[in-house]
RNA sequence: CAGCGACAAGGGCAAACCCACCGUGAGGUGGGGACGCAAAGCCAACGGGACCCCCAGGGUCGGCCGGGCUCACCGAA
Numbered sequence: 001c002a003g004c005g006a007c008a009a010g011g012g013c014a015a016a017c018c019c020a021c022c023g024u025g026a027g028g029u030g031g032g033g034a035c036g037c038a039a040a041g042c043c044a045a046c047g048g049g050a051c052c053c054c055c056a057g058g059g060u061c062g063g064c065c066g067g068g069c070u071c072a073c074c075g076a077a
Base pairs, nucleotide, nucleotide: 004075005074012037013036017032018031019030020029021028022027035063041069042068043067046066047065048064049061050060051059052058053057
């Protein structure tokens, strides 16, 4: 440097559900809460997929998959 991921150590994130607010909606933000996650950090103007709507079109999801990006934590085999 690249790869890999322990019943390691210290930490991190937070599904469903509930409350408040925003949105026609998919859904988002904040709080509570943990099913899970080794990039569950970011990219929807990278491709596919799913979903919504006021459907020549416009949107949502990165916790659906592939791919890409990063001065990203730790360290056994």
A computed fold for a 77-nucleotide RNA from Actinotalea ferrariae CF5-4, annotated as c-di-GMP-I riboswitch aptamer. The coordinates come from a structure-prediction model, not an experiment, and the mean pLDDT is 85. Lineage of the source: Bacteria > Actinomycetes > Cellulomonadaceae > Actinotalea > Actinotalea ferrariae. The model forms 95% of the base pairs in the Rfam consensus. The sequence is in RNAcentral, with records from Rfam and Ribocentre.